[in-house]
Formats: sequence, C1' cells, structure tokens
RNA sequence: GGCGAAGUAGUUCAGUUGGCAGAACAAUCCUUUCAUACGGGAUAAGUCGUUGGUUCAAUUCCAACCUUCGCCA
Repeated sequence: GGCGAAGUAGUUCAGUUGGCAGAACAAUCCUUUCAUACGGGAUAAGUCGUUGGUUCAAUUCCAACCUUCGCCA
C1' cells in the first nucleotide's frame, strides 16, 4: 500500500431484508440471615464509533473518515 471483518449499557453480546433499543453478568437499593454468601424483587445505566447522504422515518441502506483484528504484498 491492497482486501476483508468488527465497533450497540461498566463488561460479554443480541437486535438489521428501515418503523418505540434489549438480554446476561456487573452496579445501587430492598428482602432473606445472628452475620456473610446464595436466592428473590426493584432501580438506574445508551447522542447504536464520527461526519455527511438517501428516506415521511436510519442501529439497520450508501459514502468518507477514525479505532481494533486478520490476510496479501
């Protein structure tokens, strides 16, 4: 330098043939216990990598860029 993949909650990941953004774990609180752990319940947490484009409407489609990983040279 060329090609490909990935980027979504604190972490690991779903969700996409465009139509209200989710789970598990973690966190906080309550419950349980003499106490801790386990268990049960509740709560909070996201400008869906950035910027533009298409569209009535974009996490989803298109383009450029950024970061990480892989292959080739």

Overview: RNAcentral holds the sequence, with entries from ENA. This is a predicted structure of a 73-nucleotide RNA (transfer RNA) from a bacterium. It matches the Rfam family "tRNA". Its family is annotated with triplet codon-amino acid adaptor activity in the Gene Ontology. Rfam describes the family as follows. Transfer RNA (tRNA) molecules are approximately 80 nucleotides in length.